Overview:
Predicted 3D model of a 73-nucleotide RNA (transfer RNA) from an Actinomycetes bacterium. NCBI's taxonomy places the organism under Bacteria, Bacillati, Actinomycetota, Actinomycetes. The sequence was found in a public genome assembly. Rfam family: tRNA. From the family's description: Transfer RNA (tRNA) molecules are approximately 80 nucleotides in length.
RNA sequence: GGGGACGUAGCACAGUUGGUAGUGCACCUGCUUUGCAAGCAGGGGGUCGUGGGUUCGAGUCCCAUCGUCUCCA
Numbered sequence: 001g002g003g004g005a006c007g008u009a010g011c012a013c014a015g016u017u018g019g020u021a022g023u024g025c026a027c028c029u030g031c032u033u034u035g036c037a038a039g040c041a042g043g044g045g046g047u048c049g050u051g052g053g054u055u056c057g058a059g060u061c062c063c064a065u066c067g068u069c070u071c072c073a
Stems, first nucleotide, its partner, number of pairs: 001072007010025004019056001027043005049065005
């Protein structure tokens, strides 16, 4: 330098035909316990990497760009 994959909550990841952004763990509150852990109930947390385009509507489609990983040279 060229090709490919990935980027979504603190962490690990889903998201099906473009139509209300989710799961587990973690965190907070309550119950339970002498206390902790575990368990149960409830709750908070999102620039879907960034910018632009298409569309009534974009995490999803298109273009550019940044970052990470990987392959080739």